A computed fold for an 84-nucleotide RNA from a Candidatus Aenigmatarchaeota archaeon, annotated as transfer RNA. Rfam family: tRNA. Rfam's curators write: Transfer RNA (tRNA) molecules are approximately 80 nucleotides in length. It is annotated as a transfer RNA. Gene Ontology term of the family: triplet codon-amino acid adaptor activity. Lineage of the source: Archaea > Nanobdellati > Candidatus Aenigmatarchaeota. The prediction has a mean pLDDT of 81. RNAcentral holds the sequence, with entries from ENA.
[in-house]
This record gives sequence, structure tokens and C1' cells, in this order.
RNA sequence: GCCGAGGUCGCAUAACCCGGUAGUGCACUGGUCUCGAAAACCAGCGGGAGAAAUCCCAUCAGGGUUCAAAUCCCUGCCUCGGCG
Repeated sequence: GCCGAGGUCGCAUAACCCGGUAGUGCACUGGUCUCGAAAACCAGCGGGAGAAAUCCCAUCAGGGUUCAAAUCCCUGCCUCGGCG
């Protein structure tokens, strides 16, 4: 230099091909239980606004297409693999 795979919540990983509610596990937080803890069980768990209902923003970065983009297209950055 060329080709391919990948970048999503604290961590791991789905959803992508075929556009339409960002899911699951672990960890963590609160609670129940207990003398206390562990385990188990219940609830919560990206950010912001709000009393709530609900609304807005967020999938590496910046653009584009579209009614609608994590998903499709372009450019860049980073990681891994292959070729030279």
C1' cells in the first nucleotide's frame, strides 16, 4: 500500500443481511429475609427535562439518502486478521 472483519449501557454480546419499541447475561444499586453476612427472591439499572403521564437526546466521529438509520451510502479515526 491492497483486501476482509469489527467499534452498541460499567463489562461481554444480540438487534444490521431484509430500515420501523436499542434486548439478554454479568456486574452494580435499593429492598425482603438474617444476630450479621452469603445465597435466594423482588424492584431498578445510557443521559437530560418533568410532580407524574410523557417528551427529547444517545449505537466510534462527521456527512448523505429516507416519513423513519445501530442497520443503507460516502469520508475519516481506531482495533484485529490476511496479502504484498